[in-house]
RNA sequence: AUUGCCAAGGGCAAACCCGUCGAAAGAUGGGGACGCAAAGCCUCCGAUCUAACGGAAGAAAUUCCCAGGACAGCGGGGCUGCCAAUG
Numbered sequence: 001a002u003u004g005c006c007a008a009g010g011g012c013a014a015a016c017c018c019g020u021c022g023a024a025a026g027a028u029g030g031g032g033a034c035g036c037a038a039a040g041c042c043u044c045c046g047a048u049c050u051a052a053c054g055g056a057a058g059a060a061a062u063u064c065c066c067a068g069g070a071c072a073g074c075g076g077g078g079c080u081g082c083c084a085a086u087g
Stems, first nucleotide, its partner, number of pairs: 001086004011036002016031006034073001040079003044076003048070003054065004
C1' cells in the first nucleotide's frame, strides 16, 4: 500500500419491547440481535424523512410551501483506526 479467503482476541448493534427527551422526523438508557472490516468520527455534496415557529389557501377541518431540524446502518467525500494475509 492492497485485500478481508485463513487465524485470534474482540467490538458495534437493525427490527421489536420498556423508560426518558422532542411538535415531529428522531435521539438517548436498558433488554434484544438483523446485520456490519470502519455499523469509529465529521452534515461538505446528493438522496430520504420531518416541518413546532413562519408564510399561503380555506368558514373550518385540513392542505401546501419553507427557515430550520433529523439521518454517518442511503450513496459520495473528508479524518482516524484493531488484527491477519499478500506485496
The prediction has a mean pLDDT of 89. c-di-GMP-I-GGC riboswitch aptamer from a Gammaproteobacteria bacterium, 87 nucleotides, folded computationally. The model forms 95% of the base pairs in the Rfam consensus.